RNA sequence: AGAGUUUGAUCCUGGCUCAGAUUGAACGCUGGCGGCAUGCUUUACACAUGCAAGUCGAACGCGGGCCGAGGAGGCAACUCCUUGGCCUGAGUGGCGAACGGGUGAGUAAGGCAUCGGAACGUAUCCAGUUGUGGGGGAUAACCCCGAGAAAUCGGGGCUAAUACCGCAUACGCCCUAUGGGGGAAAGCGGGGGACCGUAAGGCCUCGCGCGAUUGGAGCGGCCGAUGUCCGAUUAGCUAGUUGGUGGGGUAAGAGCCCACCAAGGCAGCGAUCGGUAGCGGGUCUGAGAGGAUGAUCCGCCACACUGGGACUGAGACACGGCCCAGACUCCUACGGGAGGCAGCAGUGGGGAAUUUUGGACAAUGGGCGAAAGCCUGAUCCAGCCAUGCCGCGUGAGUGAAGAAGGCCUUCGGGUUGUAAAGCUCUUUCGGCCGGGAAGAAAUCGGCGAGGUGAAUAGCCUCGCUGGAUGACGGUACCGGAAGAAGAAGCACCGGCUAACUACGUGCCAGCAGCCGCGGUAAUACGUAGGGUGCGAGCGUUAAUCGGAAUUACUGGGCGUAGAGCGUGCGCAGGCGGCUUCGCAAGUCAGGUGUGAAAUCCCCGGGCUUAACCUGGGAAUGGCGCUUGAAACUGCGGGGCUAGAGUCUGCCAGAGGGGGGUGGAAUUCCACGUGUAGCAGUGAAAUGCGUAGAGAUGUGGAGGAACACCGAUGGCGAAGGCAGCCCCCUGGGGUAAGACUGACGCUCAGGCACGAAAGCGUGGGGAGCAAACAGGAUUAGAUACCCUGGUAGUCCACGCCCUAAACGAUGUCAACUAGUUGUUGGGGGAGUUGAAUCCCUCGGUAACGGAGCUAACGCGUGAAGUUGACCGCCUGGGGAGUACGGCCGCAAGGUUAAAACUCAAAGGAAUUGACGGGGGCCCGCACAAGCGGUGGAUGAUGUGGAUUAAUUCGAUGCAACGCGAAGAACCUUACCUACUCUUGACAUGUGCGGAACCUGGGAGAGAUUCUGGGGUGCCCGAAAGGGAGCCGCAACACAGGUGCUGCAUGGCUGUCGUCAGCUCGUGUCGUGAGAUGUUGGGUUAAGUCCCGCAACGAGCGCAACCCUUACCAUUAGUUGCUACAUUUAGUUGGGCACUCUACUGGGACUGCCGGUGACAAGCCGGAGGAAGGUGGGGAUGACGUCAAGUCCUCAUGGCCCUUAUGAGUAGGGCUUCACACGUCAUACAAUGGCCGGUACAGAGGGCUGCCAAGGCGCGAGCCGGAGCCAAUCCCACAAAGCCGGUCGUAGUCCGGAUUGUUCUCUGCAACUCGAGAGCAUGAAGUCGGAAUCGCUAGUAAUCGCGGAUCAGCAUGUCGCGGUGAAUACGUUCCCGGGCCUUGUACACACCGCCCGUCACACCAUGGGAGUGGGGGAUACCAGAAGAGGCUAGUCUAACCUGUAAAGGAGGACGGUCUCCACGGUAUGUUUCAUGACUGGGGUGAAGUCGUAACAAGGUAGCC
Repeated sequence: AGAGUUUGAUCCUGGCUCAGAUUGAACGCUGGCGGCAUGCUUUACACAUGCAAGUCGAACGCGGGCCGAGGAGGCAACUCCUUGGCCUGAGUGGCGAACGGGUGAGUAAGGCAUCGGAACGUAUCCAGUUGUGGGGGAUAACCCCGAGAAAUCGGGGCUAAUACCGCAUACGCCCUAUGGGGGAAAGCGGGGGACCGUAAGGCCUCGCGCGAUUGGAGCGGCCGAUGUCCGAUUAGCUAGUUGGUGGGGUAAGAGCCCACCAAGGCAGCGAUCGGUAGCGGGUCUGAGAGGAUGAUCCGCCACACUGGGACUGAGACACGGCCCAGACUCCUACGGGAGGCAGCAGUGGGGAAUUUUGGACAAUGGGCGAAAGCCUGAUCCAGCCAUGCCGCGUGAGUGAAGAAGGCCUUCGGGUUGUAAAGCUCUUUCGGCCGGGAAGAAAUCGGCGAGGUGAAUAGCCUCGCUGGAUGACGGUACCGGAAGAAGAAGCACCGGCUAACUACGUGCCAGCAGCCGCGGUAAUACGUAGGGUGCGAGCGUUAAUCGGAAUUACUGGGCGUAGAGCGUGCGCAGGCGGCUUCGCAAGUCAGGUGUGAAAUCCCCGGGCUUAACCUGGGAAUGGCGCUUGAAACUGCGGGGCUAGAGUCUGCCAGAGGGGGGUGGAAUUCCACGUGUAGCAGUGAAAUGCGUAGAGAUGUGGAGGAACACCGAUGGCGAAGGCAGCCCCCUGGGGUAAGACUGACGCUCAGGCACGAAAGCGUGGGGAGCAAACAGGAUUAGAUACCCUGGUAGUCCACGCCCUAAACGAUGUCAACUAGUUGUUGGGGGAGUUGAAUCCCUCGGUAACGGAGCUAACGCGUGAAGUUGACCGCCUGGGGAGUACGGCCGCAAGGUUAAAACUCAAAGGAAUUGACGGGGGCCCGCACAAGCGGUGGAUGAUGUGGAUUAAUUCGAUGCAACGCGAAGAACCUUACCUACUCUUGACAUGUGCGGAACCUGGGAGAGAUUCUGGGGUGCCCGAAAGGGAGCCGCAACACAGGUGCUGCAUGGCUGUCGUCAGCUCGUGUCGUGAGAUGUUGGGUUAAGUCCCGCAACGAGCGCAACCCUUACCAUUAGUUGCUACAUUUAGUUGGGCACUCUACUGGGACUGCCGGUGACAAGCCGGAGGAAGGUGGGGAUGACGUCAAGUCCUCAUGGCCCUUAUGAGUAGGGCUUCACACGUCAUACAAUGGCCGGUACAGAGGGCUGCCAAGGCGCGAGCCGGAGCCAAUCCCACAAAGCCGGUCGUAGUCCGGAUUGUUCUCUGCAACUCGAGAGCAUGAAGUCGGAAUCGCUAGUAAUCGCGGAUCAGCAUGUCGCGGUGAAUACGUUCCCGGGCCUUGUACACACCGCCCGUCACACCAUGGGAGUGGGGGAUACCAGAAGAGGCUAGUCUAACCUGUAAAGGAGGACGGUCUCCACGGUAUGUUUCAUGACUGGGGUGAAGUCGUAACAAGGUAGCC
């Protein structure tokens, strides 16, 4: 620091996802040790049990126990009295219990943080001042009685105090009218010389305590400022409310409370309301700014079952106190009582989830105490948990036969892997044995010094010294012996992202963070081997920050991606020209206070290290106070004129409103003329018209709109504005001056205007025209087209308030190259006047530089460079929707979500493909022709059907007389039956036999049984061995026309013999890409020429090859032959000719003319056998169709292995209602038949072709000459020509079908061959829609030959004979090429894609309602408590009084006020639910149509 993912590819926008760090975590698998930390995040749910706050006898009385002393009753025991010490029980009293510990429910401000403030309190502590005198009355405990189950309570009686109450005194204190008035206290203990006292004691002294008061420290209460989450679909809130006066109240200020008075106070800088939340130091993350968070530790706050309340006290409205109400739990004798773990443990419950009912007060700290000490679940320790962080270990060295095993394999090997084993070492940790700390020195004792004091008592302080005290714990640590001994897992391995193979599975099972894997060869699933990463852990899940500049302060945007309000005016707000003086709010600088500690950071120190702990420093962005500066901003004063405005002259204009008026046209009405149509369309029809239309003429009516001018012309803020004239009126421009003096810009809310459609009321209504009707079109046509036609369009008034209201571009200002047009002014030149030119200000267009932009593009009228202000955006869908509010008569508008769902949605540009887009050009593509197919019969192939099987493949063109150049058996792969199992075939091993020939039996045959003959070749003397062949046996293996052509090679088809397809370098572009290859010509051709940021090159084209057409050289046998000869090229001679076959020549736009651009080329001509690639063939670029073929062959994988292999026989591939393709033959006279007669080429021939001759009507048979072929044979070519006949007839056409008799091949013609003779003589009289071939030696027509083959040809491959017609032309159909255009297509139009309906699921709105919660208002009610009042009851201290009694005060009761719980009613809000209902979303192959994307077939959209 980035990466993946939208596309065929690209750039951009934009979302989603990942890699990092982190956690109080949880879950899965695994787990050796130690240190240090952490550990109910959920139900502030409910709690059994134990413990968590006591202590003081040096405040007090009483009781009990123990130990003493004295005395008495007494001899003693024992009892009693007095007194002392220790322990103890409850009680009175004091202090503490308001700390410590827990939790985060509530709380958005009574909180917290920071910084300030004034009107306060403070027990204990410290410092100071000053006191501590003298009395009184009670009451617990205790005793007695009583009530009660209990808790507990009542009555009577006794008693103490540092408990309680007066009196005295008052330095200071409080009140005050400044005269005065008021108010305290308590004692306890230690020691002691003189003196007094009977004694106790007084007295002295010390310590502690107590009272008053001043100050301090620390702590606390109160107030202010600033900061402190979300929602405006919460916009108004407020009656003690805001202030004042006077009171009350408090420790203290204050509406804190009350009475009266005033009517204020808060709020867009967000009041009120709703939701959520303890706050901070900090923690996590981040480069930072930020974001998230608030466990453990520290500070503050709040709370203690829920709600309310006060009491006590220095302090509480009190976690382990009280009272009341409520819910819950427990006890109960049913009358009544008790309780509050959010203390530590622990239990249940909840939950994914969080520990022991441990030890100790040894340390630190706290409470009480004079102290010893007691208490302390604070705390210190231990226990549990890998929850986190840190450290250590599970061994080290050597060791190649690279062991075995595993896995893979191309079978060679590779890998696991120095890994193991083996050898040599070490011993941390763990286990065992032994030793063994620090944490603990205070309190205390002793001694010494000092202080106090009369004192050497006593007490206090300091120093020295002694001893005691350890939960952890026999722990840390140290030593010893043994022994590699006890100690490794988890996740991942398609890309991101480090790491790959095999098997299994077969869109199944499964994986998945995103993209995506899996449909038979899965590096993506599962397992294994191997590898990678981390390691006592590793993964997953959840969560936070980061990456995310994806809310942008740092640090984003708005023409087309999301985003400029439809436009203007304008309050608040924000911002604001030049100059001067002042102030000092902002700003800057210095000083200073604060910013707790801990944390983070730096430097040290301590645990062996680290984590951890610890000392110091730095830092703590902040806030406050203070001093100064005065540039800038601000504020105040003065001045200025460049911004803005006013005045004056001139100018242009469809600017607005009102009134009037004009002509053309449409329609209608009337009349005239006139007759059969008019209108309308792609074509029609509906419609109008003989009742007279349309046409035409005249006249009239009425409404609406204003041709020409007219224009990328003008005006307006926008919407918008158009005949002409008049009235009223807004704005703008320009030219010169004068004036005002910043008066400005922008603008949330607000106000106004705002096309069309629509609404209301009233008019108007010619034309046009939603709806509607009819006619067409169509599969349908609720459309497009046509004929009609109502709202509406028009006017007036009032609403609506939206548009693709667009320049998809907010307003204002400044600056930054130009060129051209146009419009409105002004100036200058010029002109008689114009035109025209130059300058300038304002508008409006086209192009263009820099710059900007993702690109397209923008470009002084910016989308450039800046400033000011406003509006708006933050993935797509859901949705501009729901709910709520506001507006509206309604329609609806405005504001505006969420659930859910997707991994994209988008912008610009690129290359293709496509278009019922355009341009150019080719092709038997059409047209022009000739002949066919489609109809018939037959042949053949296919589909379908059938079948035991009808083997398989080929399926638009590019399957269908195709694989098959030839299925009776064989072929043959199919079916049935019978058989074989190392096999019909290959290699290897062992054994035997040579091979081979031949006879017989059984069987359908394969096969099987049984005889006979026979012995070879090589080596060797022989025995024997070897090669080949046969047989047997066992195992490796064979075999498969079984599957996959979508795993493949090879071969082939097709576009297409179309002219294309690419590359290198350069250049352009961010890039995909472009350029070249486009353009102008030309060609059959990307063929060539020219031009050009291209220059070259390659594969294609062409040429080179074969054949054919001409000539020549050479060569003549089987060929030919002019000469001679013959029946005959028969023979002789010859090679001139034909021919044969080898080599050459020839044709190249070479020549001429024209044309073209002086080119390429084209046209014409000459010559020539041939002329512009002469004809034909071979030759097929990059690629496309997952085209075809696993059944030619080869081959991966899979499958079968007594069968899916092999053999045999028979059958089938030959079936037949039917459909299609390709052919044959015909339908006849250009013909059929009969007779005669002429001329080829190319081929084939030895299990072959077969002559002559003979037989047969014929197929054929007999025959055997010749020929391994320019020699012989197949082999008579046929159409043609000559002659005859037939005469338009289902025929002398046509030949199917059938009968019968034969022939040939073959082991065999039944299923199922071909042929011949005779007989038979079907359909068919030229073929619907549609469709095929062919441009010259072609079509058509005629025969001949070959391959295959025993036989079988209408097929196929060849050969020659005869031998045409037509092409104007490129509009149209089909296919193709190039350029261009649009695109939402890229599997590429056989594309994409929309909506209803049907089905399933999901979330959501409405909904008669129903149920719950929150808060509000009014009223009722009112516990405990507090305060006020009190006439009832009771009453020790004080007062009066001799007393009785009374008073003051108090208690209880009563009552009033306030008030919790509760109740009634109303409206509000929120959640849940609801028959039914609305739309929405999602869902491999449902229905209907075809809306959009191309001119999408009616341009699309708002």